This is a predicted structure of a 336-nucleotide RNA (Bacterial RNase P class A). Rfam family: Bacterial RNase P class A. From the family's description: Ribonuclease P (RNase P) is a ubiquitous endoribonuclease, found in archaea, bacteria and eukarya as well as chloroplasts and mitochondria. Gene Ontology terms of the family: tRNA processing, ribonuclease P activity and dimeric ribonuclease P complex. It is annotated as a ribozyme.
RNA sequence: GCAGUUCGCUAGACGAUCGCUUGUCCCCGUGACAAGAGGAAAGUCCGGGCAGCACAGGAUAGGACAGUCGCUAACGGCGACCGGGGGGAACCCUAGGGAAAGUGCCACAGAAACAAAACUACCCCAUUACGGUGGGGCAAAGGUGAAAUGAGUGGGGUAAGAGCCCACAGCGUCGCAUGGUGACAUGCGGAGAAGGUAAACCCUGUCUGCUGCAAGGAGGUCAACACAUAAGAGCGAUCCGUUCGUUGGCCGACACCCGCUUGAACGCGUCAGCAAUGGCGCGUCUAGAUAGAUGAUCGUCCCCGACAAAACCCGGCUUACCGGCGGACUGCCGAA
Numbered sequence: 001g002c003a004g005u006u007c008g009c010u011a012g013a014c015g016a017u018c019g020c021u022u023g024u025c026c027c028c029g030u031g032a033c034a035a036g037a038g039g040a041a042a043g044u045c046c047g048g049g050c051a052g053c054a055c056a057g058g059a060u061a062g063g064a065c066a067g068u069c070g071c072u073a074a075c076g077g078c079g080a081c082c083g084g085g086g087g088g089a090a091c092c093c094u095a096g097g098g099a100a101a102g103u104g105c106c107a108c109a110g111a112a113a114c115a116a117a118a119c120u121a122c123c124c125c126a127u128u129a130c131g132g133u134g135g136g137g138c139a140a141a142g143g144u145g146a147a148a149u150g151a152g153u154g155g156g157g158u159a160a161g162a163g164c165c166c167a168c169a170g171c172g173u174c175g176c177a178u179g180g181u182g183a184c185a186u187g188c189g190g191a192g193a194a195g196g197u198a199a200a201c202c203c204u205g206u207c208u209g210c211u212g213c214a215a216g217g218a219g220g221u222c223a224a225c226a227c228a229u230a231a232g233a234g235c236g237a238u239c240c241g242u243u244c245g246u247u248g249g250c251c252g253a254c255a256c257c258c259g260c261u262u263g264a265a266c267g268c269g270u271c272a273g274c275a276a277u278g279g280c281g282c283g284u285c286u287a288g289a290u291a292g293a294u295g296a297u298c299g300u301c302c303c304c305g306a307c308a309a310a311a312c313c314c315g316g317c318u319u320a321c322c323g324g325c326g327g328a329c330u331g332c333c334g335a336a
Base pairs, nucleotide, nucleotide: 001332002331003330004329005328006327007326008325009324010323012301013300014299015298016297017296018295020036021035022034023033024032025031026029038307042318043317045316046315047314048313049312050212051211052210053209057240058239059238060237062208063207064206065205066204067081068080069079070078071077082096083094084093085092086091097203098202102201103200104197105196106195114150115149119142120141122137123136124135125134126133127132152168153167154166155165156164171192173190174189175188176187177186178185179184216258217257219251220250221249222248223247224246225245232244233243234242235241265284266283267282268281269280270279271278272277302305
């Protein structure tokens, strides 16, 4: 210098004027001052806080997840590692329990799609018009297919063949040893031949109550009826269990106010850890509306500005995005 991998940051800048939302203050109105969207505020997919239903109980159903060890409030998230796959490398991808519990399925092609079979070929016997035909053997080879009975090479064996037998190699499985917290790896030994598919049913293990801030914050009193092992209602699938008398009138409340933004918060430093993350110290306060503010105009400059805008809060995931900047690393070429 070129090509590539990976992790972050940023998201026009400055000034003036007029507005909008919230808060504070005052001399209380044409007032002053301060603050005022995002990395995804989005999709609402997952988890948690918070609130109500019972201080959320048991069983079943349903749902989610699936290598190991850790992190976390929790997770289906994240980190590190193991196994598998891709790349020359940096590095990337991986729904990665069970197919010897059972059931199902395996298009087209093909003789045959898993329990039995044989199109071509090979071998034997019979027959022949010498082209074949019939019966039997074999399952190595050819052919079909995503996949073909499921262990490769060499030798023996045979009518021809075949793990039929043998040697070596391979495979999963079981046992032992060593290393590792573990998934697992390596070595030795034994017996062995179980096609694929579980993002098909299913089996195993773990987790899981429902509703969402339009949650929720308000009830009191009187009368009538009923007093039951009842009926009914709540616990938003079912059963158990458990709780509750029912109806009407009157008063109060009724969109104001609270919940509402100080929070698993953010910034800096330091310590522990490979990391995710956690501990400690110091500092900061950073939208809170309820028809819903965050805008408009002008000026200067540049590389001419993407995707998009809060509505209870937080941690993730996913998706969208004009560009710009930086760190670490890999390969090749060149120079000293």
Model confidence (mean pLDDT): 77 of 100.